[in-house]
Context: one part of a larger RNA
RNA sequence: UUGGGUUUAAAGGGUGCGCAUGCGGACUAUUAAGUCGGCGGUGACAGUCUGCAGUUUAACUGUAGAAUUGCCGUCGAUACUGGUAUUCUCGAGUGUAUUUGAAGUAUGCAGAAUCUGUAGUGUAACGGUGAAAUGCAUAUAUAUCACCACGAACUCCGAUUGCGAAGGCAGCUUACUAAACUACUACUGACGCUCAUGCACGAAGGCGUGGGGAUCAUACAGGAUUAGAUACACUGGUAGUCCACGCAGUAAACUAUGAUAACUCGCUGUUUGCGAUACACAGUAAGCGGCUUAGCGAAAGCGUUAAGUAAUCCACCUGGGGAGUACGUUCGCAAGAAUGAAACUC
Repeated sequence: UUGGGUUUAAAGGGUGCGCAUGCGGACUAUUAAGUCGGCGGUGACAGUCUGCAGUUUAACUGUAGAAUUGCCGUCGAUACUGGUAUUCUCGAGUGUAUUUGAAGUAUGCAGAAUCUGUAGUGUAACGGUGAAAUGCAUAUAUAUCACCACGAACUCCGAUUGCGAAGGCAGCUUACUAAACUACUACUGACGCUCAUGCACGAAGGCGUGGGGAUCAUACAGGAUUAGAUACACUGGUAGUCCACGCAGUAAACUAUGAUAACUCGCUGUUUGCGAUACACAGUAAGCGGCUUAGCGAAAGCGUUAAGUAAUCCACCUGGGGAGUACGUUCGCAAGAAUGAAACUC
């Protein structure tokens, strides 16, 4: 490198957008670049291969042919691919009418709970554990009641639910923004798919500046446990957790399953529409789930949401360790991230 692979054995990029590249719907006409055929030229000599001849044979040599699968020119063929031109509507998009949802951003507001404070009632404990102690409490705690303040999270509804490209998204309200489905089939007429480099988004934790600080709580402290206990459980507690603006760019970023469109036996639950529409019902479209036939698979299992059948494009893998390390480079304030070996060893 090829063959072969990528749910779990090594292997799908965290996700999207998208230039180049690659690939691309139906009909007709034309062209003849790719493609196919005929002919001509060329493809040095030697060598190789085949026939014949010479040296007694052979090696060797001479001679004739083949081969040289190529390139160029020319004349044709036109199914397929390509180019050009006209047309089409099934792909893609637009429009009209609804509908749907924890989709996003920003504003405002509510209630419950925790904690703090103030005042009252009230008296000796409270708290915590396997058992204790540290701690807290006569400076009146815990408990209970009234009021004030603050920050963070949103009980029930709530679901194998829904939405979003992924990360993710859940109190209520308003404004702005995006998306999807359905119905109609009015419009455009292939405008499409994929996508190296690139750009954007990207949980938690972390970093910078400035706020905020109720809860919880790395570090840390104390009391226990223990042979020890730099732990688990306990009492405290600072960063952080929250907000704004930047940085960072990673996760078991998982469906461990790349995107797109096509084809392929059934049963069943559910969400949102449509159908004269309220219930019921069956039908239909788009999702979200469960079971299963064929088929596939090493098996577990997958099974119209494929890991089945056939296709296009991208990414990635090639024994274990060394190692996601070293070196170099790029990015970063740093932490570090990205790229990414070898010796050696089994």
This is a predicted structure of a 346-nucleotide part of an RNA (small-subunit ribosomal RNA, central domain) from an uncultured bacterium. The coordinates come from a structure-prediction model, not an experiment, and the mean pLDDT is 87.